The RNA shown here (Bacterial RNase P class A) has 379 nucleotides and comes from an Acidimicrobiia bacterium. A source record names the gene rnpB. The organism belongs to Acidimicrobiia, within Bacteria. Model confidence (mean pLDDT): 78 of 100. RNAcentral holds the sequence, with entries from ENA. Rfam family: Bacterial RNase P class A. It is annotated as a ribozyme.
């Protein structure tokens, strides 16, 4: 100092003058006035999970249907967090993972290829055998240059061995080397990778180690499937209270009860319920903000987290409230400099709560700050 990874923070201040929303408290017959004080986020976004409410309602079993999917924890819970295990990427800090099961069963890999899961013989490589063809030297006979015969090499047919080499293909029933075969092949051996419903050690456990052993039992389940776990609906436009208004009529009707079947359950059959026509209403109150809340320092824990203390109280709008203007500060870029808190000029990013909250996901101009890796240098 330079490149990176992990994590946390800020992302405007100050003052004046004007305008909004809650709350409290004075005045006021009421419109309203006046004073205090409070007033958008780290994402409020997306609606992707998970709850907390609140109704169905008294709410249980089962099919079928979603969902998760290594192991431990931690949450109110979760597909979240936080520690670990295996595979994976990176020199590294460190990032990633749709991470149960292929020996339940089906199914899927085009073409090439012999052969694509208990598969396979294309080129090939050995080969008993042969009245077969050739050569080279040996031995015999005798016609001296021919004839037979043996062996031994090469072809060439061929029972029958082989799956190591070679080709094909994304992929070829472990690899590398070394022995042993006619040739070869875990056949055998070292040494590695896999595998053991086993066998020691360590570990809560996923799992790691270690020894032994048959030699070797492919790949897709983000393919149907199968195991294990877990799941009512419907959602603040939930659901309550008050008030004000009207005008009801037809038809279906043995069923109706918040995702679909079946059984229990309740209720109802003078019905509930459904459908169609038509008529009034859209007012005001709660719900609604003290919460799994915030912050601090102590404690446990490797860490998410919890735990007791000790302070605070930080928005409730309802066509929807925090703006607008001046100055001056400050951040950042740029020019200029007499180098001085100096001049000048542009800029300051994603983006607005609507029931609340625990995560994810995605947007973000500028800037701070910590820990760690790696390079280079310097003491």
């Nucleotide at each position: 100092c330079g490149a990176g990874u992990c994590a946390a923070c800020c992302g405007g201040g100050u003052g004046a003058c004007c305008g909004c929303g809650g709350g409290c408290g004075g005045g006021g017959a009421a419109a309203c006035c006046c004073g205090c004080u409070c007033g958008a986020g780290g994402a409020a976004a997306g609606u992707c999970c998970g709850g907390a409410c609140u109704c169905c309602a008294u709410a249980g079993g089962g099919c079928a249907g979603g969902a998760u999917g290594c192991u431990g924890g931690g949450u109110a819970a979760c597909u979240c967090c936080c520690a670990g295990g295996c595979g994976g990427g990176g020199c590294g800090a460190c990032c990633c993972g749709a991470c149960g099961g292929a020996c339940a069963g089906u199914g899927c890999a085009a073409c090439a290829g012999a052969g694509a899961g208990c598969a396979g013989a294309c080129c090939g490589c050995c080969g008993a055998u042969g009245a077969c063809c050739g050569g080279u030297g040996c031995u015999g006979g005798c016609u001296u240059g021919c004839c037979a015969g043996a062996c031994c090499c090469g072809g060439c047919a061929c029972a029958g061995g082989c799956a190591a080499g070679g080709g094909u293909g994304a992929a070829a029933c472990g690899g590398u080397g070394a022995g042993g075969u006619a040739a070869g092949a875990g056949c055998u051996c070292a040494c590695c990778a896999g595998c053991g419903c086993g066998c020691u050690g360590g570990g809560u456990g996923a799992c790691c180690a270690g020894a032994c052993g048959g030699c070797u039992a492919g790949g897709c389940a983000a393919a149907c499937c199968c195991c294990a776990u877990c799941c009512g609906g419907a959602g603040c436009a939930a659901g309550g209270c008050c008030g004000a208004g009207c005008a009801g009529g037809g038809a279906c009707g043995c069923c109706g009860g918040u995702g679909g079947c079946c059984c229990g359950c309740c209720g109802a059959u003078c019905a509930a319920g459904u459908c169609c026509c038509g008529g009034g209403u859209a007012g005001g109150c709660c719900g609604c903000a003290u919460g799994a809340g915030c912050a601090g320092a102590c404690g446990a824990g490797c860490a998410a987290u919890c735990g007791g203390c000790u302070g605070c109280c930080c928005a409730g709008a309802g066509g929807g409230a925090u703006g607008g203007u001046c100055a001056c500060c400050u951040c950042g870029g740029g020019c200029c400099u007499u180098c001085g808190g100096g001049g000048c000029c542009c800029g300051g990013a994603c983006a607005g709560a609507a029931u609340c909250c625990g995560g994810c996901u995605u947007a973000c101009a500028g800037g701070u700050u910590g820990a760690c890796u790696c390079g280079a240098g310097a003491c």